[in-house]
Context: one part of a larger RNA
RNA sequence: GCCAGCGAGUUGCGGCGCGCAGCAAGGUUAAGCGGCACGAGCCGCGGAGCCGCAGCGAAAGCGCGUCUGAACAGGGCGGACAGUUGCGCGCCGCAGACCCGAAACCACGUGAUCUAGCCCAGCCCAGGGUGAGGCGGGGGUAAAACCCCGUGGAGGCCCGAACCGGUGUCUGUGAAAAAGGCUCGGAUGAGGCGGGGCUAGCGGAGAAAUUCUAAUCGAACGUGGAGAUAGCUGGUUCUCCCCGAAAUAGCUUUAGGGCUAGCGCGGGGGGGGAUGUGCGCCGGAGGUAGGGCGCUGGAUUGGCAAGGGGGCGCGAGCCUGCCGAGCCUUACCAAACCGCGAAUGCCGGACGCACGCCCCCCGCAGUCAGAGCGUGUGGGAUAAGCCGCAUGCUCGAGAGGGAAACAGCCCAGACCGCCGGCUAAGGCCCCAAAGGGGCGCUGAGUGGGAAAGGAAGUGCAAGCGCGCAGACAGCCAGGAUGUUGGCCCAGAAGCAGCCAUCCAUUUAAAGAGUGCGUAACAGCUCACUGGUCGAGUGGGUGCGCGCCGAAAAUCCGCGGGGCUAAGCGCCGCGCCGAAGCCGCGGGGCGCGCCUUCCAAGGCGCGCCGGUAGGGGAGCGCCGCUGCCUGGGCGAAGCCGGCCUGCAAGGGCCGGUGGACGGGCAGCGGGAGAGAAUGCUGGC
Numbered sequence: 001g002c003c004a005g006c007g008a009g010u011u012g013c014g015g016c017g018c019g020c021a022g023c024a025a026g027g028u029u030a031a032g033c034g035g036c037a038c039g040a041g042c043c044g045c046g047g048a049g050c051c052g053c054a055g056c057g058a059a060a061g062c063g064c065g066u067c068u069g070a071a072c073a074g075g076g077c078g079g080a081c082a083g084u085u086g087c088g089c090g091c092c093g094c095a096g097a098c099c100c101g102a103a104a105c106c107a108c109g110u111g112a113u114c115u116a117g118c119c120c121a122g123c124c125c126a127g128g129g130u131g132a133g134g135c136g137g138g139g140g141u142a143a144a145a146c147c148c149c150g151u152g153g154a155g156g157c158c159c160g161a162a163c164c165g166g167u168g169u170c171u172g173u174g175a176a177a178a179a180g181g182c183u184c185g186g187a188u189g190a191g192g193c194g195g196g197g198c199u200a201g202c203g204g205a206g207a208a209a210u211u212c213u214a215a216u217c218g219a220a221c222g223u224g225g226a227g228a229u230a231g232c233u234g235g236u237u238c239u240c241c242c243c244g245a246a247a248u249a250g251c252u253u254u255a256g257g258g259c260u261a262g263c264g265c266g267g268g269g270g271g272g273g274a275u276g277u278g279c280g281c282c283g284g285a286g287g288u289a290g291g292g293c294g295c296u297g298g299a300u301u302g303g304c305a306a307g308g309g310g311g312c313g314c315g316a317g318c319c320u321g322c323c324g325a326g327c328c329u330u331a332c333c334a335a336a337c338c339g340c341g342a343a344u345g346c347c348g349g350a351c352g353c354a355c356g357c358c359c360c361c362c363g364c365a366g367u368c369a370g371a372g373c374g375u376g377u378g379g380g381a382u383a384a385g386c387c388g389c390a391u392g393c394u395c396g397a398g399a400g401g402g403a404a405a406c407a408g409c410c411c412a413g414a415c416c417g418c419c420g421g422c423u424a425a426g427g428c429c430c431c432a433a434a435g436g437g438g439c440g441c442u443g444a445g446u447g448g449g450a451a452a453g454g455a456a457g458u459g460c461a462a463g464c465g466c467g468c469a470g471a472c473a474g475c476c477a478g479g480a481u482g483u484u485g486g487c488c489c490a491g492a493a494g495c496a497g498c499c500a501u502c503c504a505u506u507u508a509a510a511g512a513g514u515g516c517g518u519a520a521c522a523g524c525u526c527a528c529u530g531g532u533c534g535a536g537u538g539g540g541u542g543c544g545c546g547c548c549g550a551a552a553a554u555c556c557g558c559g560g561g562g563c564u565a566a567g568c569g570c571c572g573c574g575c576c577g578a579a580g581c582c583g584c585g586g587g588g589c590g591c592g593c594c595u596u597c598c599a600a601g602g603c604g605c606g607c608c609g610g611u612a613g614g615g616g617a618g619c620g621c622c623g624c625u626g627c628c629u630g631g632g633c634g635a636a637g638c639c640g641g642c643c644u645g646c647a648a649g650g651g652c653c654g655g656u657g658g659a660c661g662g663g664c665a666g667c668g669g670g671a672g673a674g675a676a677u678g679c680u681g682g683c
Stems, first nucleotide, its partner, number of pairs: 001683006011095013026051003032045005055062002065077004098235002101232001105225006116199005122193003125189001127159003130155001134151006163186003168182003201217001203213003210219001238618006248261005262367002264364005270359003276355005281349004290340001291338002296334003302328003307323002309320004370395010400411003415586004420582003426576003429561003435573001437571005447563001453548002457545005464538003474532005480505003485499003511526001515524002587608008619672001621669010637656008
């Protein structure tokens, strides 16, 4: 891992509700006893007790009333409404209370044969090296000290076996739940080891590491309290039918848990009677969007200006290019500004139309982590697949078609069947069902990713300037004089800089000069003018499509192929396309009508996606009771095939098997397995 078997809402008591049944102003017995059974029940006795028939008051108590109260006041609660017992079902409470699961807590015990320390009496440490003190001799000294030689054999001394360790590495699903190999440390010491003994869990021991205390240690192990508790995780077993949520509010030592409400389901009668919802119509409240600036504040333009600052003055006062309340004026801004003010939404209402219900009571729930998208907003950074709020939709609990793929986007709500039809979104060159036409645009593979910004890209439109009295571009020519304007300057002559610039003159025209240039001149050129040429030209604006801006990690920013239409805009026709709609057949549910003893049935209309969850109807397993019935001419079980029921399932036939089964009605349950890192076994 697979297979098989086992494996989870039970039981007792109490309570509430519903169903069925008995009796009923009553209902009912409990223990116990008697009789009969002798698998434990049936019949009878037993009225103790309980509930109901009366309430009110804290109570004494009174009583269809009572309490409060001074009250014969008012007010509160009553007065009318049948109960009770049993059985079944749903739910709640107390119990282990659907099952499995702790980490832990407590009690009493068992452990120091592992390991830690200690106690008692023991055992062990090859060999080699070094050579302390002391001692002897010699030297030396006044005597010492001291020196030399020898002797001696000290040391948590040195090297290194046994022995004890455990540094590095290999091993690390190991040979091994700690070892082995190589390497390494200690090896007369705080040394190692055998035996006997002591210390115990709220404890012991500890050269101290939360280390050890029998492969277990921040508190051992065994048994018990014990089915501890688990607001947590997991699991919870047959079928079909009807309805169908929530992820919110308030409170919560509450926040992943609860309680009540909200939203779901079932039942009931009643109530309500045209009550409900939507649209139309009518009547309301309101201060949002927008707008506005009189108010509260902010901000701004021009002007006026109290006052202040600065300067001058002995003072009076004068000056001021500084600050400036306030007033007038001028584009403004505001959630917590409003002298205005919608659309929606909300409340109410007779009437009309459409659909049909609405409210109350009782029983059972689930939900309290929501998600994305659009819109309006708060927070954030006018970030987030971000965190909130409001509102709508979808998912959640929703399949189908589209978006290449893709819960939350677009279309559309799947009872079942059909090799029939029409459509939605989206599509119609091929992949791939279905397409052709007309008029424009784009030339960028734009389409098929992007901004500020940039540009004689290109199309369309309206308007302006100049133009056959000749424009625009090119070419030819002129572009002068006072003058080198004045100043400044070494110089400054159109062209460093400053000033003036309508200077003036000659002119067809020509700036006291547009740029290049010179040290300064010179020189080139422009404005401006004539000629040549002969028809458009110049600069803006609006709109359409395109270009650049454009760098990221394999190709790879149309789903692909590929496309110049198979791209974009507009017009028009057709087609494809879904579980939508229609057609045909079938099933179920509800309502109505007909039929009907109850039913079954027929017709019509409507409905049948579905998680949590509610309700309904069934299938199957085991046992018991009654009746019926099968079986060695072959029961159950097992294997296979066929038939049948919407399904759980049921049946028939054949084989196997070799002795027990089945039907109907009722009763009773250890009553359905795929999941729980489930349990046991097998492979």

Model confidence (mean pLDDT): 87 of 100. A computed fold for a 683-nucleotide part of an RNA from a Eubacteriaceae bacterium, annotated as large-subunit ribosomal RNA, domain II. It was read from a public genome assembly. Rfam family: Bacterial large subunit ribosomal RNA.